Source information
Predicted 3D model of RNase P RNA and transfer RNA as a complex of 428 nucleotides.
[in-house]
């Protein structure tokens, strides 16, 4: 130049005009309504997919089952299914990226079609004075058989090669190669790496059940707490205790709350306020640990809170203002949608 | 805003410990009638919303992710 991997920042600014939420001072003719001054959305605010505050159900309680989640090691965190760093394993010519990665030697399923067989299977084939029997003038000629070396099907078929051995054949035997298991001895916190020694040789599937380990109590701010409004009560029974119903898997315990029956009522009412609601695991500067993720320790700061829901339009300029996209209790994460710029680093050419 | 269910031929639905995608209406052609209707044959017609993965294979198992549809407000 030209391809390509990573990590990091940003998501407009000025000005003029009109407009809208809130906060707070003032003016009013007190119905409200006017002027002024300050602030006024995201990297995802989104999907509602994990974790966590908060609220209420008991302080969230016990035992057993049932049912979801996660699933190399270390570490970080309020906590994770997030993050870091590493081990293995795949993938790239490399920078580098990916990984739902415990167990199939505990047990059970499945493995369609095809093939002789899909877990122990003889269809062709090989073999037989290697055994039984039975037949021929003669021969594996017939049955029972042995045999997993070759075909033949499949995604997958008894580790591979080679010699010995046999009727043939077969890890049956060895000799080099591969694989699992286990033990040992090095380095590592471990995962695991490397050497060795000893045993051992067929599968896949656990995003099939299931079996090991850790972990999980429900619900959701339309949670909840208040205050205004507004309605119907009547009969019958009435010690108390067991019972009984609820607390959102069951059952046994505890506990906490509520209570007799019947009709009224498959009825009324309200369509209104206040809080919750934004000071919080907060931002951000500086310094210090630690490869990092993250944390400590000073210092400064307070950044929207609506309730049919504000944050907006037009002009005009900066080389251009364009993408996805609009807070509804809050956080920390994940994943999706998206325009831009930056530094670093690998590869191939080609000039110095 | 919270919480949950669905998406399979044109319409209605079935198909769930994976293994060649079905029915019922509806279309098309034939028969059968002077014609139609009913009735008989026969045949068309499916990215199983979308991606991407686990697996030899995936409507079906995992993840994302689009799209419709429902309940949930207060007061005693």
């Nucleotide at each position: 130049u030209g391809g390509g991997u990573a990590a990091g920042a940003c998501u407009g600014g000025c000005a003029a005009u009109c407009g809208c939420g809130u906060a707070c001072a003032c003016c009013u003719u007190c119905g409200g309504g006017g002027u002024g001054u300050a602030u006024g959305a995201g990297g995802a605010a989104a999907g509602u997919c994990c974790g966590g505050g908060c609220u209420c159900c008991a302080u969230a309680g016990a035992g057993c089952a049932a049912g979801g989640a996660u699933g190399c090691c270390g570490g970080a965190u309020a906590a994770c299914g997030u993050c870091c760093g590493g081990c293995g394993u795949a993938g790239g010519u490399a920078a580098c990226u990916a990984u739902a990665g415990g167990g199939a030697a505990a047990g059970u399923g499945c493995a369609a079609c095809a093939g002789a067989a899909a877990c122990a299977c003889a269809c062709c084939g090989c073999c037989g004075a290697a055994a039984c029997g039975g037949g021929u003038a003669a021969u594996g000629c017939c049955g029972u058989g042995g045999u997993a070396a070759g075909g033949u099907u499949g995604a997958a078929a008894u580790u591979g090669u080679g010699a010995g051995g046999u009727a043939a054949g077969a890890g049956c035997u060895c000799a080099c190669a591969g694989g699992g298991a286990g033990g040992u001895a090095u380095g590592g916190u471990a995962a695991c790496a490397u050497a060795u020694c000893u045993u051992u040789c067929g599968u896949g599937u656990a995003a099939a059940c299931c079996c090991c380990a850790u972990c999980c109590g429900g619900a959701g701010c339309a949670a909840g707490a208040c205050c205004a409004a507004a309605u119907a009560g009547g009969g019958c029974a009435u010690a108390a205790a067991a019972g009984g119903c609820g607390g959102c898997u069951g059952c046994u315990c505890g506990u906490c709350g509520c209570u007799g029956c019947c009709c009224g009522a498959u009825a009324g009412g309200u369509a209104g306020g206040u809080c919750g609601c934004u000071u919080g695991a907060g931002u951000c500067u500086g310094u210090u640990g630690g490869c990092a993720a993250c944390g400590g320790c000073a210092g400064a700061c307070c950044u929207a809170g609506a309730u049919a829901g504000a944050u907006g339009a037009u002009u005009g300029u900066c080389u251009g203002a364009u993408a996805c996209a609009g807070a509804a209790c809050c956080c920390g994460g994940c994943u999706u949608a998206c325009g831009u710029c930056u530094u670093a680093c690998c590869c191939a050419a080609u000039c110095u | 805003g919270c919480u949950g269910u669905u998406a399979u031929a044109g319409c209605u639905c079935a198909g769930u410990c994976g293994g060649c995608a079905g029915a019922g209406c509806a279309c098309a052609u034939c028969c059968u009638u002077g014609g139609u209707a009913a009735g008989g044959a026969u045949g068309a017609g499916g990215u199983c919303g979308u991606g991407c993965g686990u697996u030899c294979g995936a409507a079906u198992c995992g993840c994302a992710u689009u799209a419709a549809c429902a309940g949930c407000u207060c007061c005693a």

The prediction has a mean pLDDT of 76.
Rfam match: Bacterial RNase P class A. Rfam links the family to the GO terms ribonuclease P activity, tRNA processing and dimeric ribonuclease P complex. It is annotated as a ribozyme.